[in-house]
This is a predicted structure of a 134-nucleotide RNA (c-di-AMP riboswitch aptamer (ydaO/yuaA leader)) from Paractinoplanes durhamensis. Taxonomically the source falls in Paractinoplanes (Bacteria, Bacillati, Actinomycetota, Actinomycetes). It was read from a public genome assembly, where an Rfam model found it.
């Protein structure tokens, strides 16, 4: 990060301070205090309710073409035949209920992280160069 309803709950406004933002303005965040708490607007939280999301039973699904009804294939089930099984050989169906948000997905933001690159801090080496002085 679906919908609907009703109950608490903060939050809006003024001011202090204090972090953030590149300094002020401006924005944000927090604490405290102080208005107002009927109403209204934004969040949250619990309960109920609903179905477009997801799942369950079941044979009862997947394509394709329509604006839609619907239509046509592939599957799937049943029927008639028939000792028995198989055959696209004929003729039907491909519905209905049910649980209720139960699932995916990710900009923001938060964490880890190879190579690779840039920074620091310490130890060792290696070379050049300048000044003094004998």
């Nucleotide at each position: 990060u679906g919908g609907u309803c009703c109950g608490c709950c903060u939050c809006g406004c003024c001011g202090u301070c204090a972090c953030c933002c590149g300094c002020u303005c401006c924005g944000g965040u927090g604490c405290c205090g102080g208005a107002u708490c009927a109403a209204c607007g934004a969040g949250g939280c619990a309960a109920a309710c609903c179905u477009c999301g997801g799942g369950g039973u079941g044979a009862a699904g997947u394509c394709g073409c329509g604006a839609a009804a619907g239509c046509g294939a592939c599957c799937g089930g049943g029927c008639a035949c028939a000792c028995c099984u198989u055959c696209c050989c004929g003729c039907c169906c491909g519905a209905a209920c049910c649980c209720g948000a139960c699932a995916g997905c990710u900009a923001a933001c938060c964490u880890c992280g190879c190579a690779g690159g840039c920074g620091u801090g310490c130890c060792g080496g290696a070379g050049g160069g300048a000044a003094u002085c004998c």